[in-house]
Model confidence (mean pLDDT): 91 of 100. The RNA shown here (c-di-GMP-I riboswitch aptamer) has 85 nucleotides and comes from a Chromatiales bacterium. It was read from a public genome assembly, where an Rfam model found it. Lineage of the source: Bacteria > Pseudomonadati > Pseudomonadota > Gammaproteobacteria > Chromatiales.

RNA sequence: CACUGCCAAGGGCAAACCAGCUGAAAGGUUGGGACGCAAAACCACCGGUCUACGGGCGUAAGCCUACGACAGCGGGGUUGCCAGU
Numbered sequence: 001c002a003c004u005g006c007c008a009a010g011g012g013c014a015a016a017c018c019a020g021c022u023g024a025a026a027g028g029u030u031g032g033g034a035c036g037c038a039a040a041a042c043c044a045c046c047g048g049u050c051u052a053c054g055g056g057c058g059u060a061a062g063c064c065u066a067c068g069a070c071a072g073c074g075g076g077g078u079u080g081c082c083a084g085u
Base pairs, nucleotide, nucleotide: 002085003084004083005082012037013036017032018031019030020029021028022027035072041078042077043076045075046074047073048070049069050068054065055064056063057062
């Protein structure tokens, strides 16, 4: 440096759910809690998904729309612990 995660050690993160705060919502965040994770660390670049305050259309019902989100949906990029080869 590359590949791998079969072995070991020390650890790390934390889904659902519950509560507080926050947001129009999706969601975020803090605490509890562990389904899982070797990048479940970071980045919305590509695809995808969610929401639709505002805006557009509509007689109405409603439909469309990201400038809002999801990195624990897939791909890609950046960085990184330990061990093995």